[in-house]
Predicted 3D model of a 72-nucleotide RNA (transfer RNA) from Eisenbergiella porci. Its Rfam family is "tRNA". It is annotated as a transfer RNA. The sequence is in RNAcentral, with records from ENA.
C1' cells in the first nucleotide's frame, strides 16, 4: 500500500429501514438503616465527521478520520 471488522451515554453492549434509541454498571436526588453496604424508586447522558439513496436512515451506499486483526 492491500483486506476484513468496529466507531452508540462516564464504561460495556443491544438495536438488521418507521420506537419514547434500550439494558447493566457507573454519577446525582430521595426511601430505608444508628451509620455504611445491599436493596427499593427516581434522575443524568449517546449515534465519529461529510455526503448520496429514501417519504423516512443509527440501520443501507460513497468518501474521509480513529481503533484492532490479517496479508505483502
Nucleotide at each position: 500500500g492491500g483486506a476484513a471488522c468496529g466507531g452508540u451515554a462516564g464504561u460495556a453492549c443491544a438495536g438488521c429501514g418507521g420506537u419514547u434509541a434500550g439494558u447493566a454498571c457507573g454519577g446525582c436526588g430521595g426511601c430505608c438503616u444508628u451509620a455504611u453496604a445491599a436493596g427499593c424508586c427516581g434522575u443524568u447522558a449517546a449515534u465519529g465527521c461529510g455526503g448520496g439513496u429514501u417519504c423516512a436512515a443509527u440501520u443501507c451506499c460513497c468518501g474521509c478520520c480513529c481503533g484492532u486483526u490479517c496479508u505483502a